This is a predicted structure of a 72-nucleotide RNA (transfer RNA). The same sequence occurs in records of 3 taxa.

RNA sequence: GGGCGUGUAGCUCAGCGGUAGAGCAUCGCUCUUACAAAGCGAGGGUCGGCGGUUCGAGACCGUCCACGCCCA
Repeated sequence: GGGCGUGUAGCUCAGCGGUAGAGCAUCGCUCUUACAAAGCGAGGGUCGGCGGUUCGAGACCGUCCACGCCCA
C1' cells in the first nucleotide's frame, strides 16, 4: 500500500427500515443474627465520527477513524 471483518450499556453480545434489548456487573428492597445464594425492582446508551438515501436509519450507501485477520 491492497482486500476482508468488527465497532450497540462498565463487560460479553442480540437487534426483518418503524418505541434500542438480554445476560453478567452496579445500586435498592425482601429474606437472614449477619454474609452468600435466591426473588423483586431501579439506574446506566448522542448505537465509533461526518455526510447521503428514505416519510422514517443501530440497520442501506459514501468517506474517515480505531481494532483484528489475510496479501504485498